[in-house]
């Protein structure tokens, strides 16, 4: 210099004018509070706020018992509040390498499936073929048919029941032998462990699929801030008091309750509900379901100080943990966080300068993805560009 | 905001590991004087997209895209 791998950071900056939201101070509308107006001050989106794919915090319901189902995870050791996350390592695969990828337990517990093609698809299989023998034919090369042997070769397929060489045989075959690959068991050594290294024995070889059922190990109550709580209001109903008149209705006020009408099923012959799903069993139990017509659809709490952020130190390879110090950084609810202008930075195009290019000057255009709504830890997905660090390979120079 | 479901021919749907199908619609033919109905034949598909598992994916797994439903 070129090509590449991994990790991290940022996500425009400055100024002017106008505007918005929460909170706080002051002044006014008032005699306080609340509310409104004016003014001042602090703060005011993200690395993904997104998808809602996992895991927690928090809240409500549940937490006699038995049985059967259901969901999730899947190498090992750590880490954590927890996780399907993360870190390191192991094994397998890819790359010259830095490094990357892997839903990575079990296929002799059992069941299922393996289409088409092919003779045969799971303890298989004679289509072509090879060989022996018998019969027939013959142009003496061989051909046809019957019986039997053979998994070496061809062919089909994703997959055809170890590979190479030799012995052997009529032809062949782990039938036998040597080496190699693989499986099971045993022993020794290393490692916390997954596993690795070495040695021995054995039968000679055992298909794939569990993101098919299933088996094994471990984990899992249900719902979700529209969770949940407090207050207010109302449609109406009942009772009391007062008033009115056409004498059994109407109006007003107060208290209690929380709408009215209809239909169906129920009240010990038990509707309905609860015990995470189902069954048994247990408990509560007088309401439940549907339709029609109406009322309110407001305020406050939950609610933002937290597994929080920043600097430094220590332990650890690392994820991460511990400690000292500092900081407070949105809380809406017709839902704020914006708009315009100027300069600078970055990128692209054009013009000028120049023989040409760079530099320089001028003009124009662009500057992403997106956007809080209970909060937090991850994953995934989207993203114009800019910067930093570590490492690998190639070429040249020392 | 939170919780669920669906996507297959122009339309409505079935199929849920091995040939992508049915009804309606469309085109042509038969029937009829003619039309409708009926009968026969045909046309028409990136199974929403991408990646993975598998010999093999519409189907199984994961991630996106679009549409729909429910709650106070």
């Nucleotide at each position: 210099c070129g090509a590449g791998u991994c990790g991290g950071u940022c996500g425009g900056g400055c100024g002017g004018c106008c505007g918005c939201g929460u909170c706080g101070g002051c002044g006014g509308g008032c005699a306080c509070c609340a509310c409104c107006c004016g003014u001042c001050g602090c703060c005011g989106a993200g690395g993904a706020a997104a998808g809602u794919c996992c895991g927690g915090a928090c809240u409500c319901c549940g937490c006699a018992g038995g049985g059967c189902a259901g969901g999730g995870u899947g190498g090992u050791u750590g880490u954590u509040a927890a996780c399907g996350g993360c870190a390191a390592c192991c094994c397998g695969g890819g790359g010259c390498g830095a490094c990357c990828c892997g839903c990575g337990g079990g296929a002799c517990a059992g069941u299922g499936c393996c289409a088409c093609a092919g003779a045969g698809a799971a303890c298989a299989g004679a289509c072509c073929g090879c060989c022996a023998u018998c019969g027939g034919g013959u142009c003496c090369g061989c051909c046809c048919g019957g019986u039997g042997g053979c998994a070496a070769g061809g062919g089909u397929g994703a997959a055809a029941c170890g590979g190479u060489g030799g012995u052997g045989u009529a032809a062949g075959a782990g039938a036998c032998c040597a080496c190699c690959a693989g499986c099971a068991c045993c022993c020794c050594g290393g490692g916390u462990g997954a596993c690795c290294g070495g040695g021995g024995u054995g039968g000679c070889u055992c298909g794939g699929u569990a993101a098919a059922c299933c088996c094994c190990a471990c984990c899992c109550g249900g719902a979700g801030c529209a969770a949940g709580g407090u207050c207010a209001a109302g449609a109406g109903g009942u009772c009391g008091c007062u008033c009115c008149c056409c004498a059994g209705g109407g109006a007003g006020c107060g208290a209690c309750u929380g709408u009215g009408c209809g239909a169906g099923c129920g009240u010990u012959c038990g509707a309905g509900g609860g015990c995470g799903g189902c069954c048994c069993g247990c408990c509560c139990g007088a309401g439940c379901u549907c339709g029609c017509a109406g009322g309110u659809g407001g305020a406050c709490c939950g609610c933002u100080a937290g597994a929080g952020c920043c600097u430094g130190g220590c332990a650890g390879c690392g994820a991460u943990g511990c400690c000292c110090g500092g900081c407070c950084g949105a809380g809406a609810g017709g839902g704020a966080u914006g708009g315009c202008c100027g300069c600078c930075a970055c990128c692209g195009c054009c013009c000028g300068c120049u023989c040409a290019a760079c530099c320089c000057g001028g003009g124009c255009g662009g500057c992403a993805c997106a956007g809080a709504a209970u909060c937090c830890g991850g994953c995934u997905u989207a993203c114009a560009g800019a910067c930093c660090g570590a490492c690998u390979c190639g070429u040249c120079c020392g | 905001g939170g919780g669920c479901g669906c996507a297959u021919a122009g339309c409505u749907c079935a199929g849920c590991g091995g040939g992508a199908g049915a009804g309606c619609a469309c085109u042509c033919g038969c029937c009829u004087u003619a039309c409708a109905a009926g009968c026969g034949a045909g046309c028409g598909g990136u199974c929403g997209c991408a990646g993975g598992u598998u010999c093999a994916a519409a189907u199984c797994c994961u991630g996106c895209u679009g549409c729909g439903c429910c709650c106070a």
Two RNAs folded together computationally: RNase P RNA and transfer RNA, 470 nucleotides in total. It holds a member of the Rfam family "Bacterial RNase P class A". The family's RNA type in Rfam is ribozyme. About the family: Ribonuclease P (RNase P) is a ubiquitous endoribonuclease, found in archaea, bacteria and eukarya as well as chloroplasts and mitochondria. Its mean pLDDT, the model's own confidence on a scale to 100, is 78.